Small-subunit ribosomal RNA, central domain from an uncultured bacterium, 346 nucleotides, folded computationally. RNAcentral holds the full RNA, with entries from ENA. It matches the Rfam family "Bacterial small subunit ribosomal RNA".
Context: one part of a larger RNA
RNA sequence: CUGGGCGUAAAGGGCGUGCAGGCGGAUUGGUAAGCCGGAGGUGAAAGCCCGGGGCUCAACCCCGGAGGGUCUUUCGGAACUGCCAGUCUUGAGAGGGUCAGGGGCCAGCGGAAUUCCUGGUGUAGAGGUGAAAUUCGUAGAGAUCAGGAGGAACACCGGCGGCGAAAGCGGCUGGCUGGGGCCACUCUGACGCUGAGGCGCGAAAGCAUGGGUAGCGAAGAGGAUUAGAUACCCUCGUAGUCCAUGCCGUAAACGAUGUGUGUUAGACGUUGGAAAUUUAUUUUCAGUGUCGCAGCGAAAGCAUUAAACACACCGCCUGGGGAGUACGACCGCAAGGUUAAAACUC
Numbered sequence: 001c002u003g004g005g006c007g008u009a010a011a012g013g014g015c016g017u018g019c020a021g022g023c024g025g026a027u028u029g030g031u032a033a034g035c036c037g038g039a040g041g042u043g044a045a046a047g048c049c050c051g052g053g054g055c056u057c058a059a060c061c062c063c064g065g066a067g068g069g070u071c072u073u074u075c076g077g078a079a080c081u082g083c084c085a086g087u088c089u090u091g092a093g094a095g096g097g098u099c100a101g102g103g104g105c106c107a108g109c110g111g112a113a114u115u116c117c118u119g120g121u122g123u124a125g126a127g128g129u130g131a132a133a134u135u136c137g138u139a140g141a142g143a144u145c146a147g148g149a150g151g152a153a154c155a156c157c158g159g160c161g162g163c164g165a166a167a168g169c170g171g172c173u174g175g176c177u178g179g180g181g182c183c184a185c186u187c188u189g190a191c192g193c194u195g196a197g198g199c200g201c202g203a204a205a206g207c208a209u210g211g212g213u214a215g216c217g218a219a220g221a222g223g224a225u226u227a228g229a230u231a232c233c234c235u236c237g238u239a240g241u242c243c244a245u246g247c248c249g250u251a252a253a254c255g256a257u258g259u260g261u262g263u264u265a266g267a268c269g270u271u272g273g274a275a276a277u278u279u280a281u282u283u284u285c286a287g288u289g290u291c292g293c294a295g296c297g298a299a300a301g302c303a304u305u306a307a308a309c310a311c312a313c314c315g316c317c318u319g320g321g322g323a324g325u326a327c328g329a330c331c332g333c334a335a336g337g338u339u340a341a342a343a344c345u346c
Stems, first nucleotide, its partner, number of pairs: 003318004008299001012314001014201004021194003025088007033081002035077007042069001049065006091191001092188004096183004103177007110154001115149007125136002162169002206247006215241002220236004258313006266291012295302002319346003328339004
């Protein structure tokens, strides 16, 4: 490379948007680039293959034939693809009505709890553990009542329930704003799918500057445990966790399952919409679950939310270690990230 693959064996990019590219609905006419056919040209010789011959055979050599091209010229064909022109509505989109939602950003507000402070009551313990001790407390702790301060998170509702492309999103109110479902018609008329690069978003930790700091808590200190204990347990506790702005760009970023479209038994839940009626059910669309047929699968399992049957496009894999490392390049303030080998070895 031809292949074969990618849920768990190596392998789906963390997610989106989208330039180029690849692919692309129904129908009419044209064209003839791809495509198909005929004819001509050419495809040197040697070699390969077939037939025959010569060296005693063979290797070797000689003669004849065949074959060989994404080639070229010309004549013709028009199904399919392309291109040009036209038409269409099923794909896609827009308009209208309606609905659900922790989707996003900003501002304000609320109660419970923890901690701290002040005051009252009150007295000897409290705390913590397997047991203890470090620790706090007669300078009055812990408990309890009242008041105050401040930060962070929002019990119940809450749900294999909702929303979002993913990361993720949960007290209440207001403002701004994105997406989606359903219904019936009207409109545009293929405007679509995918997407190398690019661009944007991207948990936690970490970084920069400034603020904030109740609780928790890497590091650190002490107490225990232990042979030791740089741990697990306990008492403290700094960064951090929070906010603003700017970086970082990773993850078991997982459904370990790329995106889109169509097709292929059902059953039972549940969320949102619509319709019908016999008014508590039925039908239907979109989501989200459990089970299950065909089919698939090495199996366990998957099974209309496919891992089934197909098509389009992208990403990725090719024995283990060395190694997601070195070098180089690019990015970053740094930490580091991305791209990514080889020797050697089994």